[in-house]
RNA sequence: GCCCCAGUAGCUCAAAGGAUAGAGCGAUGCACUCCUAAGGCAGAGGUUGCGCGUUCAAUUCGCGCCUGGGGCA
Repeated sequence: GCCCCAGUAGCUCAAAGGAUAGAGCGAUGCACUCCUAAGGCAGAGGUUGCGCGUUCAAUUCGCGCCUGGGGCA
């Protein structure tokens, strides 16, 4: 330099054009307990890497850039 894959909550991952972007773990609060842990209940936490475009509508499709991983030279 060229090609491929990935980037979504603190972490691991869903959602693959449509209705309010979800789950598990973690953190926080409540209750329980003499205290703690485990288990129970609750609410919170997201400019979907950045920009532009296509579309009535983009996490999803296209282009460029950035970051990480892999392959070729």
Predicted 3D model of a 73-nucleotide RNA (transfer RNA) from a Chloroflexota bacterium. Model confidence (mean pLDDT): 81 of 100. Lineage of the source: Bacteria > Bacillati > Chloroflexota.